Model confidence (mean pLDDT): 85 of 100. The part of an RNA shown here (small-subunit ribosomal RNA, central domain) has 346 nucleotides and comes from an uncultured prokaryote.

Context: one part of a larger RNA
Formats: sequence, C1' cells, structure tokens
RNA sequence: UUGGGUUUAAAGGGUGCGCAGGCGGUACAAUAAGUCAGUGGUGAAAUCACGAGGCUCAACCUCGGAACUGCCAUUGAUACUGUUGUACUCGAAUAUAGUUGAGGUAGGCGGAAUGUGUAAUGUAGCGGUGAAAUGCUUAGAUAUUACACACAACACCGAUUGCGAAGGCAGCUUACUAAACUAUUAUUGACGCUGAUGUACGAAAGCGUGGGGAGCGAACAGGAUUAGAUACCCUGGUAGUCCACGCCGUAAACGAUGAUCACUCGUUGUUUGUGAUACACAGUGCGUGACCGAGCGAAAGCAUUAAGCAUACCGCCUGGGGAGUACGUUCGCAAGAAUGAAACUC
Repeated sequence: UUGGGUUUAAAGGGUGCGCAGGCGGUACAAUAAGUCAGUGGUGAAAUCACGAGGCUCAACCUCGGAACUGCCAUUGAUACUGUUGUACUCGAAUAUAGUUGAGGUAGGCGGAAUGUGUAAUGUAGCGGUGAAAUGCUUAGAUAUUACACACAACACCGAUUGCGAAGGCAGCUUACUAAACUAUUAUUGACGCUGAUGUACGAAAGCGUGGGGAGCGAACAGGAUUAGAUACCCUGGUAGUCCACGCCGUAAACGAUGAUCACUCGUUGUUUGUGAUACACAGUGCGUGACCGAGCGAAAGCAUUAAGCAUACCGCCUGGGGAGUACGUUCGCAAGAAUGAAACUC
C1' cells in the first nucleotide's frame, strides 16, 4: 500500500459548530471537460514475448511481424459524472397557531436538618464500639425549651420519568434566553450530508487572586485492632468541598457502539402532541423501555433506538512487553496535557 476490521479480542475522536476537501433530490435543454468510438501522427534502436534462421548444441547472434497497454491532433457519440440555463417539490429551512420539559443565565424567597451563641429547666454523666479507649462534662455537659446567627444541600412528589450536543441538569418564584415536537395550510426552491486543520463547550480533582467556611473531610494527630497496622473502626482535624473571576482540558468523558439518509416480521408498556368515534381509548407523529423473529455474529448477544441490508463522509487499529515511556516540539503559573518512537526482549 492493497485487503480486512473497529459493543466485549487491537481499534469510534469527550461533544458541538464549521473553512477547505469528499459526496449529493426530480425534469428538460445546451455544452462536450471527464467518459466512449473512429482516423492520423508519434511511441528510436536494443531488450522482453512469439515465429523462423546461423555458429556441431547451448549461451550468443541474425531476420520477421507483433507489441510498446502511452501521448498529441482531429472527427463523432451523449447514457452517466461535470459545467451553464430553465423549471419542480418529496430533502432542508422559514412563517402561523399551539404544546412540553430537573435545558441555560441572573436575581428574590422558603421550610426541615446541622452547628454555634445567649437565656431557661435540670443533674451526672455524655459520646463512641465487635468490645473499648482517646474525646466532651460539676467552670454544669448530654437531654429539653425559647430566641438569634451562619453555611451547605433541597425529604416526600420521584419513575426503566423528562430535558440537553456532550459534560450535565431537581425546593418555590421572577426576568432574560435556547431547543424540540405537533397541526393545517402558506413561503423559499437543493439552500443538503460529512468534515482534515481550526474554533467553542467540556465531570471530578488540581492551580492563581479575593471572599466564605455549617456539615463532611485527603494530609496530619491521638485512641483502638494487630506479630506489625504508615490501613480498615473510633475521637479530632488542615487543604478542599461553597461563591466571584481566570486557568487546567483530562475520566470506565460508556450505549465500552462516530454523525447522516433509505429499506426490513411481530408482541407489549410508557412520556408528550394530534385526534375518528365519544370519555377511555382506534388511528397517527416525535421520543423512551421490555420481549421475540428473519438476518447478522466467534459466541455472549444485537434485532425498525441494529451489531440486519445498503449509501457516501470523518476518526482510529495492525502481536505482547518496553510505553502512552524517551527525545524533540506546541500548550500550561504549576501539576501536567497533546503529539509520540527505538534498542532490547518473549
């Protein structure tokens, strides 16, 4: 490189948007670049292959036609691709009327819990464990009551629920804002799909500056356990967890399954629309679950939400270890991230 693959054996980029590029709906016309056909020129000789011949054979040499699959010019063909023009509506988008939801951002408010403070009642324990001890407590704890303050998270509803591109999103409410779906028409008329480089977003932890700090809690200290116990258990407890702004850019970022479009046997739930009949459910649309066929698969299994059958685009894989290491480069405050070998070895 070709071929083959990518749920679990190596392999889908964490996710969008998107320039270039690749690919692209229906009809007609023009053109003739690709494509196809004819003709002409050229494609040196030698070589190779084929048919003959000459050295006693062979190597070798000679002759012949063929070949040189190419390039150029020219004359035609017009199905497909391209280009140009015209038209179309099924793809795509827009408008109108509705619907839906923990979608996002910024404010305000709420109750329960926890901790602390003050006051009161009250007296000897509390706490914790397998059992204990460290710890707290006569300077009055624990418990109970009232008031106040602080911070974080939002019980029930709550689900195989819903929304979001992914990460993710849950008390109530207001403002702003994004999206999806449905219905009937209407409008534009291919405006589409994918997408290297790029760019934006991106859990947790971590970093910088300034706040905040109730609970929890790496590190750390003590008490236990144990042969030891740098742990599991207990008592404390700093960073952190929270907020604002700025970095980081990684995860089993998982459906371990890239995005798009068409097609393909059934059963049964459910969210949200529409709705014939009429009042609890036909049909139908977008989602979201369970089960089972054909088919596929090494099997497990997947099975209209495909891992089936096809289209076209991107990423990635090529034995295990060495190694996601070294070196170099780019990015970063750092931590580190990205790119990413070889020797050697089995």